[in-house]
């Protein structure tokens, strides 16, 4: 170098939760704080998952009115799968 693997250390990154700030909302961010993580580091591309600010028009209705039922342009990479690229160890 590649590769497969995680027992020890040494650094890393934070979930729930509380608290300012932002948003319409799902979140998302600073503080505190660890459930966990060997890519829990960056990508939202294919899948799933949320959320409907604003759009839209079918059911219903005498008509109308209205998203309960609809649509991401929004969100998630700490759900999965593909790209990048990376620390230490041991073989």
């Nucleotide at each position: 170098u590649u590769u497969a693997u995680g027992a020890a250390a040494a650094g890393g990154c934070a979930a729930a939760c509380u608290u300012g700030u932002c948003g319409a909302a799902a979140g998302a961010u600073g503080a505190g704080g660890a459930c966990g993580c060997a890519a829990a580091g960056c990508u939202a591309a294919g899948g799933g998952u949320c959320u409907a600010a604003a759009g839209u028009a079918a059911a219903u209705u005498c008509a109308a009115c209205u998203a309960u039922u609809c649509u991401a342009u929004g969100a998630u990479c700490g759900c999965c799968u593909g790209g990048c690229u990376g620390c230490c160890a041991u073989a």